[in-house]
Context: one part of a larger RNA
Molecule: small-subunit ribosomal RNA, 5' domain
Organism: uncultured bacterium
RNA sequence: GGAUGAACGCUGGCGGCGUGCUUAACACAUGCAAGUCGAGCGAAGCACUUGCCAUUGACUCUUCGGAAGAUUUGGUAUUUGACUGAGCGGCGGACGGGUGAGUAACGCGUGGGUAACCUGCCUCAUACAGGGGAAUAACAGUUAGAAAUGGCUGCUAAUGCCGCAUAAGCGCACAGGGCCGCAUGGUCCGGUGUGAAAAACUCCGGUGGUAUGAGAUGGACCCGCGUCUGAUUAGGUAGUUGGCGGGGUAAUGGCCCACCAAGCCGACGAUCAGUAGCCGACCUGAGAGGGUGACCGGCCACAUUGGGACUGAGACACGGCCCAGACUCCUACGGGAGGCAGCAGUGGGGAAUAUUGCACAAUGGAGGAAACUCUGAUGCAGCGACGCCGCGUGAAGGAAGAAGUAUCUCGGUAUGUAAACUUCUAUCAGCAGGGAAGAAAAUGACGGUACCUGACUAAGAAGCCCCGGCUAACUACGUGCCAGCAGCCGCGGUAAUACGUAGGGGGCAAGCGUUAUCC
Numbered sequence: 001g002g003a004u005g006a007a008c009g010c011u012g013g014c015g016g017c018g019u020g021c022u023u024a025a026c027a028c029a030u031g032c033a034a035g036u037c038g039a040g041c042g043a044a045g046c047a048c049u050u051g052c053c054a055u056u057g058a059c060u061c062u063u064c065g066g067a068a069g070a071u072u073u074g075g076u077a078u079u080u081g082a083c084u085g086a087g088c089g090g091c092g093g094a095c096g097g098g099u100g101a102g103u104a105a106c107g108c109g110u111g112g113g114u115a116a117c118c119u120g121c122c123u124c125a126u127a128c129a130g131g132g133g134a135a136u137a138a139c140a141g142u143u144a145g146a147a148a149u150g151g152c153u154g155c156u157a158a159u160g161c162c163g164c165a166u167a168a169g170c171g172c173a174c175a176g177g178g179c180c181g182c183a184u185g186g187u188c189c190g191g192u193g194u195g196a197a198a199a200a201c202u203c204c205g206g207u208g209g210u211a212u213g214a215g216a217u218g219g220a221c222c223c224g225c226g227u228c229u230g231a232u233u234a235g236g237u238a239g240u241u242g243g244c245g246g247g248g249u250a251a252u253g254g255c256c257c258a259c260c261a262a263g264c265c266g267a268c269g270a271u272c273a274g275u276a277g278c279c280g281a282c283c284u285g286a287g288a289g290g291g292u293g294a295c296c297g298g299c300c301a302c303a304u305u306g307g308g309a310c311u312g313a314g315a316c317a318c319g320g321c322c323c324a325g326a327c328u329c330c331u332a333c334g335g336g337a338g339g340c341a342g343c344a345g346u347g348g349g350g351a352a353u354a355u356u357g358c359a360c361a362a363u364g365g366a367g368g369a370a371a372c373u374c375u376g377a378u379g380c381a382g383c384g385a386c387g388c389c390g391c392g393u394g395a396a397g398g399a400a401g402a403a404g405u406a407u408c409u410c411g412g413u414a415u416g417u418a419a420a421c422u423u424c425u426a427u428c429a430g431c432a433g434g435g436a437a438g439a440a441a442a443u444g445a446c447g448g449u450a451c452c453u454g455a456c457u458a459a460g461a462a463g464c465c466c467c468g469g470c471u472a473a474c475u476a477c478g479u480g481c482c483a484g485c486a487g488c489c490g491c492g493g494u495a496a497u498a499c500g501u502a503g504g505g506g507g508c509a510a511g512c513g514u515u516a517u518c519c
Stems, first nucleotide, its partner, number of pairs: 001519004006515005013391006019384002021349001026347003030344003035091003040088002044084002046081002050077005060067002098302003107227008117219002122215007130164001132162002139154006170195005176189005200207002228274003235265003240262004245257003277299004281292004304325005327338004355381001357380003363377001364375004394424004404415004428460001431454004438446001463508005468489003474503005484491002
């Protein structure tokens, strides 16, 4: 000198764009953050249409017996619904969002490999979808419990579940042949045996279903190289190293197991200890290098602590389940409930870090045929000079130079064209009027915002640090090794340009200084 997610002191006009718990991965009140589909299903409720039955009985007619029947209410059947909330079922809750505790590791980066693998939704191609069955929630009844939550009996549906048929293609077993390679092998051909499918809905336009192959996308595993400090850590290792056989997995493998062998790693630093998420990048530097890993993007790990699996294409799953621990809450003491490292917000810690805001209008995501619903992702607004950038706080004229203040050799000199005064202008702010783009036909949170126009007043808008040398900028007074200053050298003991105040000056400027850290 540059830089910062900064803080502190003094000061503070406006706007744009960014950015904001670096500390306690401390504890959390409250609200919201993942739902959706009635075009999969049955039942219930509500409203509606129409019919029947019962009830009520206005007006009218009357031969006074009655006829006719508007209307009211209830029941039952039926029709319809942008209707309602539970339940079964499907898809999604593995994405999006947060944090960096752990991890020195194939975790990450980079380059390869898989002849050792998987892949829902999507795209393409081929072939299909025949015919049955048994349940169960909801519901009803009953019952246990304070509650959370259940138990028993009975009924019912499906794109829920289970057999059967069929099998182009696919899996498995067996034997054969061709071609190829990179060792285990890969691929193609036909044969025999054997195994496994399917679901409907519809507004009639479609939307779905099953099997197989290919693609795309996403993932999994393996390998080479790179990846902090310490030797005041020198030996470490028994599933340890390898083999054979098996289990397990989508798949290779001591991943796991039985048996066999005794290996394997290490001064080219094993092991141990400490520290740490890694990278693109960011800061600095002419570069080489050094430092950092906030925001944004990629990967990884975690979700109160530890462990476990279930479901599923995908999890060993932040707002799922089970067990154990700690903590908090409810309780009728028998037993239960919870998890902000999502967005706000609270307490605490701290030098220190924001609103319990608006909207799904846009972009994107989930579900749905769609309308649409949901979305604290996201878009915006609020707060903070925290940073960067831009603008303003007026412009021109105006005296050998007012007053005041400071100084003085008392003549003067400085402040100083500075002010006053004259003329002018209106950026910003304020007032009034108009008023977008962002949206495709409609739909705008932002927002009457940006922007434009008009009128109006120099009005509402300057501070901070420094002045001995380094280092731009000097005098007076006070103080008297005191009070104090200080980055280094150092200054102060009676004329201090170094302390304090004033005048003057220098620098930067809505900031200026200090502190911390990096180059």